[in-house]
About this RNA:
The RNA shown here (Glycine riboswitch aptamer) has 113 nucleotides and comes from Variovorax paradoxus. Model confidence (mean pLDDT): 76 of 100.
RNA sequence: CGUUUCCUUGCUGGAGAGAGGCCGCCGCACCCGACACGGUGCACCGGCCCACCGAAGGAGCAAACCCCGAUCGUGGGGCGAAUCUCUCAGGUAAAGCGGACAGCAGGGGUGGC
Numbered sequence: 001c002g003u004u005u006c007c008u009u010g011c012u013g014g015a016g017a018g019a020g021g022c023c024g025c026c027g028c029a030c031c032c033g034a035c036a037c038g039g040u041g042c043a044c045c046g047g048c049c050c051a052c053c054g055a056a057g058g059a060g061c062a063a064a065c066c067c068c069g070a071u072c073g074u075g076g077g078g079c080g081a082a083u084c085u086c087u088c089a090g091g092u093a094a095a096g097c098g099g100a101c102a103g104c105a106g107g108g109g110u111g112g113c
Stems, first nucleotide, its partner, number of pairs: 002113002005109009018050001020049005027042005051092003057088001058086003065078004
């Protein structure tokens, strides 16, 4: 100096699934009406319920390898991956946020040459 690999910063790209139902609170608009009351619709927030998604995080495991047992038998245990599985968490109109992973540009660490 370059390379492998791990972490991190910035920019960029980045999927899936109900604009769900009920109740409460509250604001706006409309209808009846002298007013009040009442009704309807939309939105914010909170609670409950059902349905669904998997790419924050989390959990589970196959082969290989190791140990014990067994000796023509194949049991038990350990270690062990994911975009697979689960769905705890998170998420399910648009926008926004988040987003595994990827590209580009930097920074730091470890090992071999």